[in-house]
Molecule: RNase P RNA; transfer RNA
Organism: Actinomycetota bacterium
RNA sequence: CGAGCCCGUCGGACGACCGCGGAUCCGCUUCGGCGGAGUCGAGGAAAGUCCGGACUCCACAGGGCGCGGUGCUGGGUAACACCCAGGCGGGGCAACCCGACGGAAAGUGCAGCAGAAAACACACCGCCGAUGGUCUAACGACACAGGCAAGGGUGAAAAGGUGGUGUAAGAGACCACCAGUGGCCCGGGUGACCGGGCCAGCUUGUAAACCCCACCGGGAGCAAGGCCAAGCAGGGAUCGACUGCCCGUCGUAUAUCCCGGGUAGGCCGCUCGAGACAGUUUGGCAACAAGCUGUCCAGAUGGAUGGUCGUCGCGUGCCGCCCACCGGCGGCAGGUACAGAAUCCGGCUUACAGAUGGGCUCGCCGG
RNA sequence: UCGGGGGUGGUGUAAUUGGUAACACAGCAGGUUCUGGUCCUGUCGUUGAGGGUUCAAGUCCUUCCCCCCGAG
Repeated sequence: CGAGCCCGUCGGACGACCGCGGAUCCGCUUCGGCGGAGUCGAGGAAAGUCCGGACUCCACAGGGCGCGGUGCUGGGUAACACCCAGGCGGGGCAACCCGACGGAAAGUGCAGCAGAAAACACACCGCCGAUGGUCUAACGACACAGGCAAGGGUGAAAAGGUGGUGUAAGAGACCACCAGUGGCCCGGGUGACCGGGCCAGCUUGUAAACCCCACCGGGAGCAAGGCCAAGCAGGGAUCGACUGCCCGUCGUAUAUCCCGGGUAGGCCGCUCGAGACAGUUUGGCAACAAGCUGUCCAGAUGGAUGGUCGUCGCGUGCCGCCCACCGGCGGCAGGUACAGAAUCCGGCUUACAGAUGGGCUCGCCGG
Repeated sequence: UCGGGGGUGGUGUAAUUGGUAACACAGCAGGUUCUGGUCCUGUCGUUGAGGGUUCAAGUCCUUCCCCCCGAG
RNA backbone atom coordinates (compact mmCIF):
# COMPACT_ATOMS: atom_id res chain seq x y z
C1' C A 1 0.00 0.00 0.00
C1' G A 2 -3.86 -3.66 -1.22
C1' A A 3 -7.48 -7.45 0.31
C1' G A 4 -10.08 -9.14 4.53
C1' C A 5 -11.85 -10.56 9.83
C1' C A 6 -13.58 -9.14 14.80
C1' C A 7 -15.17 -5.74 18.87
C1' G A 8 -17.21 -1.04 19.41
C1' U A 9 -18.75 4.61 19.18
C1' C A 10 -21.64 8.60 16.98
C1' G A 11 -25.78 9.30 14.00
C1' G A 12 -25.75 16.69 13.20
C1' A A 13 -24.18 21.75 16.39
C1' C A 14 -25.48 26.85 17.88
C1' G A 15 -28.80 31.14 17.90
C1' A A 16 -33.58 33.87 17.08
C1' C A 17 -38.97 33.85 16.54
C1' C A 18 -43.72 31.16 16.71
C1' G A 19 -46.08 26.72 18.86
C1' C A 20 -47.19 21.79 21.91
C1' G A 21 -47.30 18.09 26.53
C1' G A 22 -45.89 17.14 31.93
C1' A A 23 -44.84 18.35 36.97
C1' U A 24 -43.35 22.72 40.41
C1' C A 25 -43.95 27.78 42.12
C1' C A 26 -46.46 32.63 41.76
C1' G A 27 -50.76 35.63 40.35
C1' C A 28 -55.95 36.02 38.72
C1' U A 29 -60.68 33.41 38.68
C1' U A 30 -67.41 33.37 36.94
C1' C A 31 -63.80 27.49 40.26
C1' G A 32 -64.62 25.46 34.23
C1' G A 33 -59.83 27.37 33.76
C1' C A 34 -56.39 31.50 32.23
C1' G A 35 -51.61 34.09 32.43
C1' G A 36 -46.37 34.24 33.90
C1' A A 37 -41.51 32.24 35.58
C1' G A 38 -37.75 28.87 35.37
C1' U A 39 -37.44 23.44 34.41
C1' C A 40 -38.03 18.38 31.89
C1' G A 41 -39.67 16.34 27.06
C1' A A 42 -38.10 9.89 21.73
C1' G A 43 -34.50 5.70 19.71
C1' G A 44 -30.36 2.68 18.41
C1' A A 45 -33.59 0.50 16.71
C1' A A 46 -39.03 3.72 20.24
C1' A A 47 -40.30 -0.85 14.64
C1' G A 48 -41.85 -6.35 13.82
C1' U A 49 -44.79 -8.39 18.09
C1' C A 50 -40.86 -13.46 17.38
C1' C A 51 -39.29 -15.36 22.56
C1' G A 52 -38.73 -14.56 28.08
C1' G A 53 -40.31 -12.14 32.61
C1' A A 54 -42.46 -8.34 36.19
C1' C A 55 -47.48 -6.80 37.30
C1' U A 56 -53.01 -7.69 37.46
C1' C A 57 -57.45 -10.64 37.33
C1' C A 58 -59.64 -15.60 36.77
C1' A A 59 -59.02 -20.92 37.75
C1' C A 60 -56.63 -24.55 40.98
C1' A A 61 -56.41 -31.10 46.59
C1' G A 62 -52.77 -34.63 44.49
C1' G A 63 -51.43 -37.67 40.31
C1' G A 64 -51.88 -39.43 35.26
C1' C A 65 -53.28 -38.98 29.92
C1' G A 66 -53.28 -35.45 26.14
C1' C A 67 -51.44 -30.75 23.85
C1' G A 68 -47.52 -27.12 23.03
C1' G A 69 -42.38 -25.80 23.48
C1' U A 70 -37.06 -26.59 24.19
C1' G A 71 -32.97 -30.11 22.73
C1' C A 72 -24.20 -31.04 22.75
C1' U A 73 -21.81 -29.74 27.89
C1' G A 74 -20.79 -26.38 31.96
C1' G A 75 -21.86 -21.57 33.68
C1' G A 76 -24.62 -16.57 33.78
C1' U A 77 -29.59 -14.60 34.56
C1' A A 78 -35.77 -12.83 37.57
C1' A A 79 -36.39 -15.84 33.08
C1' C A 80 -35.49 -17.18 27.94
C1' A A 81 -35.51 -20.00 21.79
C1' C A 82 -30.76 -14.89 24.99
C1' C A 83 -25.40 -14.32 26.56
C1' C A 84 -20.34 -16.38 27.94
C1' A A 85 -16.75 -20.39 27.99
C1' G A 86 -15.79 -25.21 26.19
C1' G A 87 -16.60 -29.91 23.09
C1' C A 88 -17.85 -31.98 18.28
C1' G A 89 -19.02 -31.23 12.95
C1' G A 90 -18.61 -27.96 8.54
C1' G A 91 -16.31 -23.59 5.74
C1' G A 92 -11.88 -20.35 5.07
C1' C A 93 -4.44 -20.09 3.33
C1' A A 94 -5.41 -17.28 7.88
C1' A A 95 -7.65 -13.68 11.36
C1' C A 96 -12.23 -15.91 12.13
C1' C A 97 -17.22 -17.55 10.88
C1' C A 98 -21.58 -21.03 10.79
C1' G A 99 -24.44 -25.18 13.11
C1' A A 100 -32.91 -27.04 15.14
C1' C A 101 -25.93 -30.29 17.46
C1' G A 102 -30.54 -35.97 21.96
C1' G A 103 -32.10 -40.96 19.77
C1' A A 104 -32.21 -44.45 13.01
C1' A A 105 -29.29 -50.94 17.49
C1' A A 106 -37.58 -49.60 20.61
C1' G A 107 -41.17 -49.70 16.69
C1' U A 108 -43.82 -47.86 12.16
C1' G A 109 -43.60 -45.19 7.54
C1' C A 110 -41.14 -43.10 3.10
C1' A A 111 -37.06 -43.32 -0.84
C1' G A 112 -40.73 -40.64 -7.28
C1' C A 113 -38.31 -40.93 -12.33
C1' A A 114 -34.37 -43.73 -14.36
C1' G A 115 -32.58 -48.60 -13.68
C1' A A 116 -32.26 -55.72 -14.08
C1' A A 117 -32.58 -54.52 -8.93
C1' A A 118 -34.04 -49.36 -3.80
C1' A A 119 -33.53 -51.84 1.95
C1' C A 120 -34.05 -59.41 4.90
C1' A A 121 -32.75 -55.90 -2.78
C1' C A 122 -31.21 -57.68 -7.82
C1' A A 123 -29.45 -60.44 -12.86
C1' C A 124 -30.04 -56.33 -18.52
C1' C A 125 -25.03 -56.54 -20.66
C1' G A 126 -21.42 -59.57 -18.43
C1' C A 127 -18.28 -63.76 -15.78
C1' C A 128 -18.55 -69.04 -14.87
C1' G A 129 -20.69 -73.50 -15.97
C1' A A 130 -16.58 -76.95 -10.92
C1' U A 131 -21.59 -79.93 -9.67
C1' G A 132 -26.11 -81.98 -12.28
C1' G A 133 -27.99 -82.74 -17.49
C1' U A 134 -27.47 -83.80 -23.05
C1' C A 135 -23.94 -85.32 -27.03
C1' U A 136 -19.06 -87.87 -27.52
C1' A A 137 -14.83 -93.75 -27.22
C1' A A 138 -12.03 -89.70 -25.16
C1' C A 139 -10.27 -84.67 -25.31
C1' G A 140 -14.07 -81.67 -25.38
C1' A A 141 -18.63 -79.25 -26.88
C1' C A 142 -23.73 -77.13 -25.68
C1' A A 143 -24.92 -72.50 -22.47
C1' C A 144 -30.02 -76.43 -20.54
C1' A A 145 -30.65 -76.58 -15.07
C1' G A 146 -27.93 -73.52 -12.23
C1' G A 147 -23.92 -70.50 -9.72
C1' C A 148 -21.80 -65.25 -9.16
C1' A A 149 -21.82 -60.07 -7.84
C1' A A 150 -15.73 -58.43 -9.76
C1' G A 151 -16.51 -55.02 -14.31
C1' G A 152 -20.23 -51.91 -17.54
C1' G A 153 -24.57 -48.95 -17.53
C1' U A 154 -28.89 -46.17 -14.21
C1' G A 155 -29.37 -43.23 -9.96
C1' A A 156 -28.90 -38.62 -4.71
C1' A A 157 -27.91 -43.54 -2.86
C1' A A 158 -26.18 -50.22 -5.77
C1' A A 159 -25.33 -52.68 0.83
C1' G A 160 -17.78 -50.11 3.71
C1' G A 161 -12.43 -49.09 1.02
C1' U A 162 -7.41 -51.09 -0.68
C1' G A 163 -4.48 -55.44 -1.26
C1' G A 164 -4.27 -60.63 -0.81
C1' U A 165 -6.00 -65.84 0.11
C1' G A 166 -9.56 -68.62 -2.11
C1' U A 167 -12.62 -70.33 -6.33
C1' A A 168 -15.25 -72.98 -12.10
C1' A A 169 -16.15 -67.75 -11.65
C1' G A 170 -16.72 -64.89 -7.43
C1' A A 171 -18.06 -62.73 -2.78
C1' G A 172 -16.24 -60.15 4.67
C1' A A 173 -16.51 -66.42 2.50
C1' C A 174 -11.57 -65.82 4.98
C1' C A 175 -6.95 -62.71 6.23
C1' A A 176 -4.03 -57.95 6.83
C1' C A 177 -4.35 -52.72 7.00
C1' C A 178 -7.60 -48.41 6.91
C1' A A 179 -12.59 -45.53 7.87
C1' G A 180 -16.95 -45.87 10.84
C1' U A 181 -20.35 -48.27 14.54
C1' G A 182 -21.41 -51.07 19.02
C1' G A 183 -19.71 -53.59 23.69
C1' C A 184 -16.00 -54.04 27.70
C1' C A 185 -11.61 -52.07 30.20
C1' C A 186 -7.69 -48.25 31.47
C1' G A 187 -6.21 -42.99 31.75
C1' G A 188 -7.58 -37.45 31.51
C1' G A 189 -11.79 -33.96 32.13
C1' U A 190 -17.24 -31.26 36.75
C1' G A 191 -19.17 -32.59 31.85
C1' A A 192 -19.98 -32.71 26.47
C1' C A 193 -15.85 -35.38 24.97
C1' C A 194 -10.66 -36.83 24.12
C1' G A 195 -6.42 -40.58 24.10
C1' G A 196 -5.19 -45.86 24.32
C1' G A 197 -6.11 -51.33 24.48
C1' C A 198 -9.18 -55.75 23.60
C1' C A 199 -13.50 -57.98 21.32
C1' A A 200 -17.68 -58.28 17.54
C1' G A 201 -17.75 -58.82 10.20
C1' C A 202 -21.84 -55.17 12.95
C1' U A 203 -21.83 -51.07 8.10
C1' U A 204 -27.84 -46.55 3.19
C1' G A 205 -30.53 -42.12 4.29
C1' U A 206 -34.64 -39.55 6.51
C1' A A 207 -37.13 -37.77 13.25
C1' A A 208 -37.60 -29.07 10.05
C1' A A 209 -42.15 -37.88 8.90
C1' C A 210 -44.94 -40.35 12.98
C1' C A 211 -42.51 -41.56 17.22
C1' C A 212 -39.10 -42.52 21.78
C1' C A 213 -36.23 -40.03 25.78
C1' A A 214 -35.07 -35.78 29.10
C1' C A 215 -36.58 -31.00 30.78
C1' C A 216 -40.17 -26.83 30.86
C1' G A 217 -45.25 -24.90 30.48
C1' G A 218 -52.66 -23.36 34.23
C1' G A 219 -55.48 -19.31 31.21
C1' A A 220 -55.92 -14.27 29.80
C1' G A 221 -53.73 -9.78 28.96
C1' C A 222 -52.96 -2.36 31.06
C1' A A 223 -59.05 -2.43 26.12
C1' A A 224 -55.31 -6.51 32.56
C1' G A 225 -57.61 -4.70 36.87
C1' G A 226 -59.54 -1.22 40.73
C1' C A 227 -62.25 3.23 42.45
C1' C A 228 -65.94 7.47 41.89
C1' A A 229 -70.44 11.17 41.93
C1' A A 230 -75.08 11.92 39.58
C1' G A 231 -78.72 9.54 36.76
C1' C A 232 -81.59 5.40 33.90
C1' A A 233 -83.78 0.17 33.58
C1' G A 234 -85.08 -2.68 37.61
C1' G A 235 -85.62 -4.50 42.82
C1' G A 236 -86.84 -3.79 48.12
C1' A A 237 -88.99 -1.28 52.52
C1' U A 238 -92.62 2.12 54.34
C1' C A 239 -97.92 2.26 52.16
C1' G A 240 -102.81 0.22 50.22
C1' A A 241 -106.15 -4.28 49.21
C1' C A 242 -107.65 -9.60 50.31
C1' U A 243 -107.89 -9.40 56.15
C1' G A 244 -108.57 -8.08 62.70
C1' C A 245 -103.19 -10.34 63.28
C1' C A 246 -98.94 -13.58 61.05
C1' C A 247 -97.47 -15.90 56.40
C1' G A 248 -98.59 -15.35 51.33
C1' U A 249 -100.36 -12.94 46.85
C1' C A 250 -101.61 -8.55 44.15
C1' G A 251 -101.10 -3.14 43.33
C1' U A 252 -97.18 0.75 42.95
C1' A A 253 -101.48 6.27 41.03
C1' U A 254 -98.70 9.65 44.80
C1' A A 255 -94.56 10.55 48.35
C1' U A 256 -89.99 9.27 51.21
C1' C A 257 -85.79 6.10 52.04
C1' C A 258 -82.40 1.96 50.67
C1' C A 259 -80.01 -1.24 46.92
C1' G A 260 -78.62 -0.80 41.94
C1' G A 261 -74.69 -4.62 36.98
C1' G A 262 -72.54 -3.02 32.33
C1' U A 263 -71.30 0.84 28.52
C1' A A 264 -70.00 6.04 28.00
C1' G A 265 -67.41 9.98 31.42
C1' G A 266 -63.66 11.06 35.29
C1' C A 267 -59.67 9.25 38.54
C1' C A 268 -56.09 5.45 39.84
C1' G A 269 -52.99 1.61 37.63
C1' C A 270 -48.70 5.33 35.18
C1' U A 271 -43.92 5.44 35.21
C1' C A 272 -38.00 5.34 40.58
C1' G A 273 -37.10 0.50 38.32
C1' A A 274 -34.32 -7.08 38.25
C1' G A 275 -33.23 1.41 36.62
C1' A A 276 -29.70 4.08 32.94
C1' C A 277 -24.88 6.32 32.22
C1' A A 278 -19.74 7.66 33.74
C1' G A 279 -15.62 6.56 36.98
C1' U A 280 -13.66 2.96 40.29
C1' U A 281 -12.61 -1.56 43.76
C1' U A 282 -13.03 -6.90 44.49
C1' G A 283 -14.18 -12.09 42.56
C1' G A 284 -14.41 -14.66 37.72
C1' C A 285 -10.95 -16.79 31.34
C1' A A 286 -15.67 -14.52 30.19
C1' A A 287 -20.92 -13.64 30.37
C1' C A 288 -21.82 -11.65 35.01
C1' A A 289 -22.04 -10.73 40.36
C1' A A 290 -21.11 -7.72 44.86
C1' G A 291 -19.80 -2.71 46.50
C1' C A 292 -18.45 2.71 46.51
C1' U A 293 -18.80 7.80 44.32
C1' G A 294 -21.20 11.12 40.97
C1' U A 295 -24.91 12.54 37.34
C1' C A 296 -29.77 11.65 35.29
C1' C A 297 -35.21 10.32 35.15
C1' A A 298 -41.24 11.92 28.74
C1' G A 299 -45.82 9.98 30.68
C1' A A 300 -49.66 11.86 26.40
C1' U A 301 -55.15 9.29 26.10
C1' G A 302 -57.45 11.21 19.31
C1' G A 303 -52.72 10.87 21.63
C1' A A 304 -47.23 16.57 23.05
C1' U A 305 -41.81 16.17 21.71
C1' G A 306 -42.98 20.52 15.90
C1' G A 307 -42.24 24.59 12.20
C1' U A 308 -39.63 28.86 9.84
C1' C A 309 -35.13 31.66 9.26
C1' G A 310 -29.83 32.45 9.90
C1' U A 311 -24.67 30.77 10.81
C1' C A 312 -21.59 26.51 10.96
C1' G A 313 -20.24 21.23 10.41
C1' C A 314 -20.10 16.69 6.97
C1' G A 315 -20.37 14.23 2.05
C1' U A 316 -21.44 14.91 -3.61
C1' G A 317 -21.19 17.51 -8.48
C1' C A 318 -19.46 21.73 -11.44
C1' C A 319 -16.28 26.10 -12.07
C1' G A 320 -11.94 29.13 -10.82
C1' C A 321 -7.06 29.81 -8.36
C1' C A 322 -2.45 27.74 -5.95
C1' C A 323 0.82 23.35 -6.16
C1' A A 324 6.44 18.85 -8.63
C1' C A 325 2.97 15.11 -6.16
C1' C A 326 -0.32 14.25 -2.05
C1' G A 327 -3.51 18.07 -1.66
C1' G A 328 -5.25 23.16 -0.20
C1' C A 329 -8.42 27.68 -0.79
C1' G A 330 -12.79 30.20 -2.79
C1' G A 331 -17.71 30.37 -5.30
C1' C A 332 -22.36 28.05 -6.93
C1' A A 333 -25.96 24.03 -6.88
C1' G A 334 -28.11 20.19 -4.43
C1' G A 335 -28.02 16.58 -0.23
C1' U A 336 -27.77 15.43 5.38
C1' A A 337 -30.59 8.35 6.49
C1' C A 338 -33.90 4.52 8.94
C1' A A 339 -37.60 5.86 11.72
C1' G A 340 -41.05 8.01 16.09
C1' A A 341 -42.70 6.24 22.93
C1' A A 342 -48.33 4.38 24.70
C1' U A 343 -47.89 -0.63 31.38
C1' C A 344 -42.67 -1.60 32.20
C1' C A 345 -38.16 -4.46 31.62
C1' G A 346 -34.36 -8.40 29.36
C1' G A 347 -33.37 -10.42 24.49
C1' C A 348 -33.83 -11.72 19.20
C1' U A 349 -34.90 -10.16 14.24
C1' U A 350 -35.37 -6.53 10.57
C1' A A 351 -34.45 -1.11 8.47
C1' C A 352 -30.53 2.67 8.26
C1' A A 353 -27.38 8.68 4.35
C1' G A 354 -22.97 8.84 6.40
C1' A A 355 -18.82 9.62 10.00
C1' U A 356 -15.31 7.23 13.26
C1' G A 357 -11.89 4.41 17.36
C1' G A 358 -9.24 -0.10 18.62
C1' G A 359 -7.32 -5.12 17.82
C1' C A 360 -5.97 -9.02 14.37
C1' U A 361 -4.87 -11.98 9.58
C1' C A 362 -2.96 -12.68 4.52
C1' G A 363 -0.23 -10.71 0.23
C1' C A 364 3.27 -7.20 -2.08
C1' C A 365 7.10 -3.34 -1.72
C1' G A 366 10.96 -0.62 1.04
C1' G A 367 14.44 -0.14 5.36
C1' U B 1 -53.02 -6.16 22.77
C1' C B 2 -54.14 -10.95 20.88
C1' G B 3 -56.17 -15.06 17.52
C1' G B 4 -56.99 -17.25 12.59
C1' G B 5 -56.58 -17.72 7.11
C1' G B 6 -53.99 -16.65 2.62
C1' G B 7 -50.17 -15.00 -1.48
C1' U B 8 -49.28 -20.16 -7.83
C1' G B 9 -48.64 -17.60 -15.76
C1' G B 10 -51.90 -11.11 -17.42
C1' U B 11 -56.93 -12.83 -14.71
C1' G B 12 -59.77 -16.78 -12.07
C1' U B 13 -58.34 -21.37 -9.91
C1' A B 14 -56.05 -26.95 -9.41
C1' A B 15 -51.84 -29.93 -7.48
C1' U B 16 -53.92 -37.33 -2.62
C1' U B 17 -49.11 -38.54 2.58
C1' G B 18 -42.74 -34.04 -0.29
C1' G B 19 -41.57 -37.00 -6.34
C1' U B 20 -41.35 -34.03 -13.94
C1' A B 21 -46.22 -27.34 -11.64
C1' A B 22 -51.46 -27.88 -14.58
C1' C B 23 -56.69 -26.18 -16.45
C1' A B 24 -59.89 -22.33 -18.49
C1' C B 25 -60.05 -17.44 -20.38
C1' A B 26 -56.76 -13.59 -22.16
C1' G B 27 -52.10 -12.41 -25.32
C1' C B 28 -49.02 -13.59 -29.80
C1' A B 29 -48.33 -16.23 -34.60
C1' G B 30 -50.46 -19.16 -38.49
C1' G B 31 -54.80 -21.41 -41.04
C1' U B 32 -60.09 -21.05 -42.55
C1' U B 33 -63.11 -16.24 -44.64
C1' C B 34 -63.94 -11.18 -49.58
C1' U B 35 -63.21 -8.91 -44.26
C1' G B 36 -64.28 -9.38 -38.91
C1' G B 37 -66.16 -12.85 -35.35
C1' U B 38 -66.68 -18.17 -34.42
C1' C B 39 -63.70 -22.48 -35.15
C1' C B 40 -58.82 -25.24 -35.74
C1' U B 41 -53.34 -25.57 -34.89
C1' G B 42 -49.03 -23.90 -32.50
C1' U B 43 -46.63 -20.77 -28.97
C1' C B 44 -45.29 -17.27 -24.84
C1' G B 45 -45.57 -17.02 -19.63
C1' U B 46 -45.97 -18.99 -13.02
C1' U B 47 -45.10 -20.95 -6.85
C1' G B 48 -44.56 -13.05 -2.64
C1' A B 49 -38.74 -12.29 -1.25
C1' G B 50 -34.29 -14.43 1.37
C1' G B 51 -32.14 -18.61 3.99
C1' G B 52 -32.30 -23.74 5.72
C1' U B 53 -33.70 -29.40 6.18
C1' U B 54 -33.84 -33.27 2.32
C1' C B 55 -31.36 -37.06 -3.07
C1' A B 56 -35.62 -33.87 -4.17
C1' A B 57 -39.72 -28.23 -1.46
C1' G B 58 -45.76 -24.99 -4.17
C1' U B 59 -45.95 -28.54 0.11
C1' C B 60 -41.69 -29.03 5.95
C1' C B 61 -38.87 -25.17 9.23
C1' U B 62 -37.31 -20.06 9.78
C1' U B 63 -36.75 -14.42 8.85
C1' C B 64 -38.99 -10.46 6.20
C1' C B 65 -43.03 -8.11 2.92
C1' C B 66 -48.21 -7.75 1.58
C1' C B 67 -53.62 -8.92 1.83
C1' C B 68 -58.17 -10.60 4.29
C1' C B 69 -61.17 -12.03 8.59
C1' G B 70 -62.21 -12.24 13.86
C1' A B 71 -62.01 -11.02 19.63
C1' G B 72 -61.89 -7.57 23.91